A computed fold for a 76-nucleotide RNA from a Candidatus Magasanikiibacteriota bacterium, annotated as transfer RNA. RNAcentral holds the sequence, with entries from ENA. Rfam family: tRNA. The family's RNA type in Rfam is transfer RNA. The coordinates come from a structure-prediction model, not an experiment, and the mean pLDDT is 81.
RNA sequence: GGACCGGUAGUUCAAUGGUUAGAGCACUGCCCUGUCACGGCAGAAGUUGCGGGUUCGAGUCCCGUCCGGUCCGCCA
Numbered sequence: 001g002g003a004c005c006g007g008u009a010g011u012u013c014a015a016u017g018g019u020u021a022g023a024g025c026a027c028u029g030c031c032c033u034g035u036c037a038c039g040g041c042a043g044a045a046g047u048u049g050c051g052g053g054u055u056c057g058a059g060u061c062c063c064g065u066c067c068g069g070u071c072c073g074c075c076a
Stems, first nucleotide, its partner, number of pairs: 001072007010025004018056001027043005049065005
């Protein structure tokens, strides 16, 4: 330098171009318990890496860019 894969909640991951982007763990509150843990119920937490474009509508499609990974090539 080239090809491909990935980036979404604190974290690990989902989401056919179409309802308000969800789930597990973690966190907060309540219930339970003599207390803790376990268990139950509820809640908070997101500019979907960034910037544009297409579309009535984009996490999803297209372009650019940044970061990480895998493979290939070049120089030494």